This is a predicted structure of a 702-nucleotide part of an RNA (large-subunit ribosomal RNA, domain II) from a Candidatus Omnitrophota bacterium. RNAcentral holds the full RNA, with entries from ENA. NCBI's taxonomy places the organism under Bacteria, Pseudomonadati, Candidatus Omnitrophota. Rfam family: Bacterial large subunit ribosomal RNA. Gene Ontology terms of the family: structural constituent of ribosome and ribosome.
Context: one part of a larger RNA
């Protein structure tokens, strides 16, 4: 991992509610006991079932009051013209079944833990008693002897000697580093290397100390592969607001992820939203019209509050000057209150102020909810999109609200793929039709559609500030057959080298001025150039040529700006008067939408029939409305085991197995063949150890 079997809302008591049966102003027995039956037993007896007895007690029939007590009233009070609770409105009680709740282990499995008792020191920690062990080598303390020196104390030398938690290093004890091993050879090892090795040494045997206790040269270490409190047994089915799992079918409805409160935040309680039953009977919803009603948002404004810009005017201040010796006066390209003018900003500004909206009345139309009471819930992590806002960076697939939608709990078509986007809400069937979003060259169903334009960038098929004789459209200005614009030919002069400055300054370093003449035209000079001149060129003019030219503004579509990590790409191929973009139009394709045909089912109304315990129930037909669905509520069934009653099948082959066929909306049911070899159905009732694919489920097997 797979297969088989086992495996989870039970039982008791009490209570409310619902259904049903019995009796009914009543209803019902409990313990106990009598008779019968069955089981067991030798019997006595005990127990089951059935039928009697038993009226104690319970609930109901009257309430009010704390109570005494009174009573259709009573309490309050000294007393109520009052006020509270009642009466006048009478249905209960018992049995059975079901949902739910409470108390119990209470749907099942699952802690770490807490407490009690008991067993452990054959492992290990420390201690006691008694034994054992430590190759070999090195070093050479004290002491002693001899000699030397010395007045002595003593010192020195040699020898002897054999000390030491001394040195090297086996056994022994340990465990430093590393490699291997890591489903190991081993639940701690092996190889190499390394520490101690006469000591606080190692070790045998026997003994002692233990669970909040021991022991500890102290690591929370060790106390039998277990230690921040041992093992075992019990309390024990501890508790688990947590996780996992929770077994057949079909039909109807169908949520929530919000608010208040909670040592509350992944849990509860009340409300909201769902469902079922009963009642009420249009009270509900939407729209239109005619009103009424509330407001301070969007916008706007500056009248208030706050902020803030420029100007004017003018106090005050600064600075400078004059006068004087203390003040006064003048000026001011400085600062500047108040006031005036102009132009602004604001969630916590408002002289103003919508749309939408709230509440409400009436009428009309369409529609089908609403409300009340009771039983049962689930939910109380929400997600994205659009819009209005706060927080954040006018960041986030961010976060917090509001309004709406979708997902959640929604399949189908589109968006290549894609919970939350667009279209659209799937009862079932059909080799029928029409459409939506979106599409119609091929992949790929349908137009290489029609008409007109644009784009040349593969723009389309990512992006900004900014930039550009890209190109189309519109408007307007200037010049232009008295010849424009561009090109070519020619001229572009004179006073004069203007004056100043300067070494020089001759149109062209700089400063000033910028006149006049001749002219078709020509600046006291546009740019280059020279040391300065020269030279080239322009403005300006003529000729040639012969029709448009040059700016500006708005706008459509394009261009640049534009760098990322494995190979590229619009979904791909591929596309250029398009298969791109814009405008208009026609046709077609396209979904589980809509329509058609057939069928199933729920429910409202009406009619008919049958049955009836007279409450009602069932069936059929007609005519309407429905049938996506998680949590969840409600309804109807299938199947398993056993019991009772009735009735059947079976060695001429039961159950079971295997296979084929038929049938039912499904759970399922029925039949045939083979196998199997002894039990098994059907109908009506009843009772449950009643349905498995999942729980790191349990046991067995593979």
């Nucleotide at each position: 991992u797979c297969c088989a079997a086992g495996g989870a809302g039970u039982u008791a008591u009490u209570a409310u509610c619902u259904g049903u049966c019995a009796c009914a102003a009543g209803u019902u027995u409990a313990a106990u006991u009598c008779c019968g039956u069955u089981a067991u037993g030798a019997a006595a007896g005990u127990a089951u079932c059935g039928g009697g007895a038993g009226g104690a007690g319970g609930c109901g029939u009257a309430g009010g009051g704390a109570a005494a007590c009174c009573g259709a009233g009573u309490c309050u009070u000294a007393a109520c013209u009052g006020g509270g609770c009642g009466u006048u409105u009478u249905a209960g009680u018992g049995g059975c079944a079901g949902c739910u709740a409470a108390u119990a282990g209470a749907c099942u499995c699952g802690a770490a833990g807490c407490c009690a008792g008991u067993c452990g020191a054959u492992c290990u920690a420390c201690c006691c008693a008694u034994g054992g062990c430590c190759a070999a080598g090195g070093u050479g303390a004290a002491g002693c002897u001899u000699c030397g020196c010395g007045a002595a104390a003593g010192c020195g030398a040699a020898g002897u000697g054999g000390a030491g938690g001394c040195c090297u290093g086996a056994a022994c004890c340990g465990g430093u580093g590393u490699c291997a091993g890591u489903u190991a050879a081993a639940a701690a090892u092996g190889g190499c290397u390394c520490g101690g090795a006469u000591g606080a040494g190692c070790u045998g045997u026997g003994g002692g100390u233990c669970g909040g206790a021991g022991u500890g040269a102290a690591a929370g270490g060790c106390u039998a592969a277990u230690c921040a409190a041992g093992g075992c047994u019990g309390g024990u089915g501890a508790u688990a607001g947590c996780u996992a799992g929770u077994u057949c079918u079909c039909c109807c409805c169908g949520a929530a992820a919000u608010g208040g409160c909670c040592u509350u935040a992944g849990g509860g309680u009340c409300a909201g939203c769902c469902u079922u039953u009963a009642g009420u009977g249009u009270u509900g919803a939407a729209u239109a019209u005619a009103g009424a009603u509330g407001g301070g948002u969007a916008g706007a404004g500056c009248a208030c509050a706050g902020g803030a810009u420029g100007g004017g005017c003018u106090a005050g201040g600064g600075u400078g000057g004059a006068u004087u010796a203390u003040u006064u006066c003048c000026a001011u390209a400085c600062c500047a209150a108040a006031c005036c003018c102009a132009a602004c900003c604001u969630a916590a500004c408002u002289c103003c102020g919508a749309a939408u909206c709230u509440u409400u009345u009436a009428u009309a139309u369409u529609u089908u909810a609403g409300c009340u009471a009771a039983g049962g819930a689930g939910u109380g992590a929400g997600a994205c999109u659009a819009u209005g806002a706060g927080g954040g960076c006018u960041a986030a697939g961010c976060u917090u609200c509001a309004u709406a939608g979708u997902c959640g709990a929604a399949a189908g078509g589109g968006a290549a793929a894609c919970a939350g986007c667009c279209c659209a809400g799937a009862c079932c069937g059909c080799c029928a039709g029409u459409u939506a979003a979106g599409g119609u060259c091929c992949c790929u169903a349908a137009a290489a559609g029609u008409a007109g334009a644009c784009u040349a960038a593969g723009u389309g098929g990512a992006a900004a500030a900014g930039g550009a004789u890209g190109u189309g459209g519109a408007a307007g200005c200037a010049c232009u057959g008295a010849a424009a614009c561009a090109g070519c030919c020619a001229g572009g002069a004179u006073g004069u080298u203007g004056g100043c400055u300067u070494a020089g300054a001759g149109g062209c370093a700089g400063c000033c001025a910028u006149c006049a003449u001749u002219u078709a035209a020509a600046g006291a000079g546009u740019u280059c150039g020279u040391a300065a001149c020269a030279g080239a060129u322009c403005a300006c003019u003529g000729g040639u040529c012969g029709a448009g030219u040059g700016g500006u503004u708005c706008u459509g579509c394009g261009c640049c700006u534009a760098a990322a990590a494995u190979g590229a790409u619009c979904g791909g191929g591929g596309c250029u008067c398009a298969a791109g973009u814009c405008u208009a139009c026609u046709a077609c394709c396209g979904a589980a939408a809509c329509u058609g045909c057939g069928g199933c089912u729920u429910u409202g109304u009406u009619u008919u029939u049958u049955c009836u315990u007279c409450g009602g129930a069932a069936a059929a037909a007609a005519u309407g409305a429905g049938g996506g669905g998680u949590a969840g509520g409600g309804g109807a069934g299938c199947g398993u085991u056993c019991u009772c009653u009735a009735u059947g099948c079976a060695g001429u082959g039961a159950a079971g197995g295997c296979u084929c066929a038929a049938u039912g909306u499904a759970a399922g049911u029925u039949g045939g063949a083979c196998u199997g070899g002894a039990g098994c159905g059907u109908a009506g009732a009843g009772a449950a150890g009643u349905g498995a694919g999942c729980a790191u489920c349990u046991u067995g097997g593979a």